[in-house]
RNA sequence: CCUCUGGAGAGACUGUGAACAUUUAGUGUUCGUUAACUAGAUGUCAUCACGGCGCCGAAGGCGAAAGUAUUUAGGUGUUAAACCUUUAUGCGAAACGCUCAGGCAAAAGGACAGAGG
Numbered sequence: 001c002c003u004c005u006g007g008a009g010a011g012a013c014u015g016u017g018a019a020c021a022u023u024u025a026g027u028g029u030u031c032g033u034u035a036a037c038u039a040g041a042u043g044u045c046a047u048c049a050c051g052g053c054g055c056c057g058a059a060g061g062c063g064a065a066a067g068u069a070u071u072u073a074g075g076u077g078u079u080a081a082a083c084c085u086u087u088a089u090g091c092g093a094a095a096c097g098c099u100c101a102g103g104c105a106a107a108a109g110g111a112c113a114g115a116g117g
Stems, first nucleotide, its partner, number of pairs: 001117006011053001013052006019044009054104003060100001061098003067091004073085004
């Protein structure tokens, strides 16, 4: 790195417009239904677009403790060294934190783990 298996969390929240489906009435057509148009009702967000509030952390990303290296200042001490306090900079882990990204039915994804190559 590849394959297989397992793999958590959080609103199936909500508004508007459209689209689609069902249905009621009217117009219209017809032998009669039907197509089509107008108006209303219901549903679909697991259809689309634009929003509202709430939340999750295990793609990715970001942060830095002890410590350590150098360093500012002061002190102790020595042949030299070294040590303590202190300032600044760098390095410094995660399943910790942030929540940018991502996610909040299923699916997909998924840190990580096991098996095999």
The RNA shown here (Glycine riboswitch aptamer) has 117 nucleotides and comes from uncultured Shewanella sp. The coordinates come from a structure-prediction model, not an experiment, and the mean pLDDT is 80.